[in-house]
C1' cells in the first nucleotide's frame, strides 16, 4: 500500500427492495412470608457516518469512519 468481512435496542443476534423483530437484560403487574425463578405485559432502534439509485432501501452503488482477517514490502 492492496484485498475481503462485519457494523441493526443495553449485550447477542435475525429480516426476497415493500410495517425493522427475537432471546438475554431494565421496568410494571401477578405469584410468594420474602427473594430468586416461573407467568403476564411495557419500553427501548434517526440500521457505523455522508451521498446516490428507486413509488419505496438494513437490503443495491459510491465515499468515508472503525473492527477482524489475508497479500505485499517491487511500485
Nucleotide at each position: 500500500g492492496c484485498u475481503g468481512a462485519u457494523a441493526u435496542a443495553g449485550c447477542u443476534u435475525a429480516a426476497u427492495g415493500g410495517c425493522a423483530g427475537a432471546g438475554c437484560a431494565u421496568c410494571u403487574c401477578a405469584u410468594u412470608c420474602g427473594u430468586a425463578a416461573c407467568g403476564a405485559g411495557a419500553a427501548g432502534g434517526u440500521u457505523g457516518u455522508g451521498g446516490g439509485u428507486u413509488c419505496g432501501a438494513c437490503u443495491c452503488c459510491c465515499a468515508c469512519u472503525a473492527u477482524c482477517a489475508g497479500c505485499u514490502c517491487c511500485a